[in-house]
RNA sequence: UUCUGUCAGGGAGAUGGCAUUCUCCUUAAACGCCAGAUCGACUGGCUGAUGAUGCCUACUGUUUC
Numbered sequence: 001u002u003c004u005g006u007c008a009g010g011g012a013g014a015u016g017g018c019a020u021u022c023u024c025c026u027u028a029a030a031c032g033c034c035a036g037a038u039c040g041a042c043u044g045g046c047u048g049a050u051g052a053u054g055c056c057u058a059c060u061g062u063u064u065c
Base pairs, nucleotide, nucleotide: 009026010025011024012023013022016056017055018054019053020052021051032046033045034044035043036042
């Protein structure tokens, strides 16, 4: 100096918050999908506030008052 393992802490999981849980990362994890022309970065369209569950908030649709 590099690699590996363990412990602790921290962080991440395509749009917010809280709780629980799972997975991943340790300077990385993460940064959705489809189509078109351009030839490597634009244009158009689509789903979802969750990694998963519950609640709240925001948005959307329907019904009733």